[in-house]
RNA sequence: UACUCAUCGAGACCGGCUGAGGGAUUAGGCCCUUAGACGCCGGGGCAACCGCCAGGCCCAACCAGCCUGUAAAGGUGCCAACUCCUGCGAUUCGGACGCGCUGCCUGCGGGCGCGCAACGGAUCGACAGAUGAGCG
Numbered sequence: 001u002a003c004u005c006a007u008c009g010a011g012a013c014c015g016g017c018u019g020a021g022g023g024a025u026u027a028g029g030c031c032c033u034u035a036g037a038c039g040c041c042g043g044g045g046c047a048a049c050c051g052c053c054a055g056g057c058c059c060a061a062c063c064a065g066c067c068u069g070u071a072a073a074g075g076u077g078c079c080a081a082c083u084c085c086u087g088c089g090a091u092u093c094g095g096a097c098g099c100g101c102u103g104c105c106u107g108c109g110g111g112c113g114c115g116c117a118a119c120g121g122a123u124c125g126a127c128a129g130a131u132g133a134g135c136g
Stems, first nucleotide, its partner, number of pairs: 001136001003134006013043005021032003026087004044079003049075002053069005083128001088125007098116004103112003
């Protein structure tokens, strides 16, 4: 760094150093931040992807593979906000102090109905990304 697979609404903070931006990218929004963010180091923790262990499936049997569970001393990862939210597509709901109608009613002021529809909400998907495992 390419590809494949899985997961991404849960969970988990202190100290030291530093000193101005930071929340991947681009735009918008929103937020964190000199009461010191972000980052780095140390410690602590969370979780359970890999590994370990146990059981099951498969097998004549073993290995491999798959499933389930325990544990957490190992390899990673993570410890503001859903991957902070939105952007593209589909479905659906609502819908203007918007528009249209050879619709209906009218006390002529307007009211109702139908259609379109800016925009907003929800769900699903795509794209992008993150992490792990495998492979080159």
The RNA shown here (SAM riboswitch aptamer (S box leader)) has 136 nucleotides and comes from a Pseudomonadota bacterium. The sequence was found by an Rfam model in a public genome assembly. Taxonomically the source falls in Pseudomonadota (Bacteria, Pseudomonadati). It matches the Rfam family "SAM riboswitch aptamer (S box leader)". Its family is annotated with regulation of gene expression in the Gene Ontology.